[in-house]
Molecule: RNase P RNA; transfer RNA
Organism: Oscillospiraceae bacterium
RNA sequence: CGAGCAAGCUGUGCGAUAGCAUGCACGCAUUAAGUGCAUGAGGAAAGUCCGAGCAUCACAGAGCAGGAUAGCUGCUAACGGCAGCCGAAGGCGACUUCAGGGAAAGUGCAACAGAGAUAUACCGCCAUGAUUUUCAUGGUAAGGGUGGAAAGGCGAGGUAAGAGCUCACCGGGGCACAGGCGACUGUGCCGCCAUGUAAACCCUAUCCGAUGCAACACCGGUUGGUGCUGUAUGCCAUAACAUCUGCUCGAUGGGCAUGCGGCGUAAAGGUGGCUUGAGCCCCGCGGCGACGCUGGGCCUAGAUAGAUUAUCGCACUCGACAGAACUCGGCUUACAGGCUUGGUCGCAUU
RNA sequence: GCGGGUGUAGUUCAAUGGCAGAACACUAGCUUCCCAAGCUAGAUACGUGGGUUCGAUUCCCAUCACCCGCUCCA
Numbered sequence: 001c002g003a004g005c006a007a008g009c010u011g012u013g014c015g016a017u018a019g020c021a022u023g024c025a026c027g028c029a030u031u032a033a034g035u036g037c038a039u040g041a042g043g044a045a046a047g048u049c050c051g052a053g054c055a056u057c058a059c060a061g062a063g064c065a066g067g068a069u070a071g072c073u074g075c076u077a078a079c080g081g082c083a084g085c086c087g088a089a090g091g092c093g094a095c096u097u098c099a100g101g102g103a104a105a106g107u108g109c110a111a112c113a114g115a116g117a118u119a120u121a122c123c124g125c126c127a128u129g130a131u132u133u134u135c136a137u138g139g140u141a142a143g144g145g146u147g148g149a150a151a152g153g154c155g156a157g158g159u160a161a162g163a164g165c166u167c168a169c170c171g172g173g174g175c176a177c178a179g180g181c182g183a184c185u186g187u188g189c190c191g192c193c194a195u196g197u198a199a200a201c202c203c204u205a206u207c208c209g210a211u212g213c214a215a216c217a218c219c220g221g222u223u224g225g226u227g228c229u230g231u232a233u234g235c236c237a238u239a240a241c242a243u244c245u246g247c248u249c250g251a252u253g254g255g256c257a258u259g260c261g262g263c264g265u266a267a268a269g270g271u272g273g274c275u276u277g278a279g280c281c282c283c284g285c286g287g288c289g290a291c292g293c294u295g296g297g298c299c300u301a302g303a304u305a306g307a308u309u310a311u312c313g314c315a316c317u318c319g320a321c322a323g324a325a326c327u328c329g330g331c332u333u334a335c336a337g338g339c340u341u342g343g344u345c346g347c348a349u350u
Numbered sequence: 351g352c353g354g355g356u357g358u359a360g361u362u363c364a365a366u367g368g369c370a371g372a373a374c375a376c377u378a379g380c381u382u383c384c385c386a387a388g389c390u391a392g393a394u395a396c397g398u399g400g401g402u403u404c405g406a407u408u409c410c411c412a413u414c415a416c417c418c419g420c421u422c423c424a
Stems, first nucleotide, its partner, number of pairs: 001346003005342006012315007020040007042321001046332002049330005054212004061249004066208005071085005086100001087098004101203002106201002108197003122144002124140007152170002155167003171192001173190007216272004223424003227263010241253004279298004284293003316319001351420007360374004368404001376392005397413005
């Protein structure tokens, strides 16, 4: 210098005018109007795919069904997330990717082609016999052909022809020993009973109660419906019925209808929940790392038809994806351009 | 905002993981003096991108579009 890899940061800037939301102060008898000051979207605010907090249902219970996850060890409030490692695949390399348990528990499926799809003799090879240019019987999976897949691969020995039948190397399985917390790795021995598919049913292990802030709590008011509750009457009755999750158990309440009384709710009603939180930043320490601990500093949108805007001017490299709605931790997806750091490979020079 | 569901011809719907089909509509021909009806033939699709598998409309993941329900009701 070129190519490539990984990680991180940024996401037009400045000014003027007008306006909006929230908070505080002034103002006002109180509110309101008004005035002033401060603050006012993101790295993904998105998709709503996981995990939690929080709230109600029963103090959240048992079993089944159903769902999720899937190498190991850690991190974490938790996770299907993250870190390190193991194994496999790709790359010269930096490095990247992997739904990465079980197919000798069982069942299913493998179209077409092919003789045969988990068991097979079509062609071929060999032996025997015969009615001898051929046929029959038997042996043979080394060769041909079909297929994504055909009895571990390849070479040598061996054989009637062949075959792990025997041997070397490679691959796979089991056992033993050694190393490692472990996934696993190495060595030795035995010896090839046997394809793929579990993002097919299934098996194994672990986890999961349901509903989501339109949850939920409180406040105010006219009528009807509706819900809850009290009482009266009638009917049914110890089993049904109602509520609690899809079913069963179990728990709680006797149940239904009508009349009357009370309470709740109510025209996008008001207040809370609502933003101080597993929070953010900095130094130090521990750890390879995810992360943890001590100390110091900071407060940074909170609307409810929904604010965060509009216009103008200047500058440049001419500006991408995109807009909070209970809150966090992740994942995934979208994204113009710019910047920084650390490895790798190649070439050149010293 | 929260929860749930669906994407297949122009439209309405089918299809065990193994050649994507039906009805109506459309086009051409036959029939008719012409049209309609009828008959024959034809064209037209698995929302998009990855993955699993020998093979995907089907199974899995992501994404896009659309639909429905939830605020006690008037």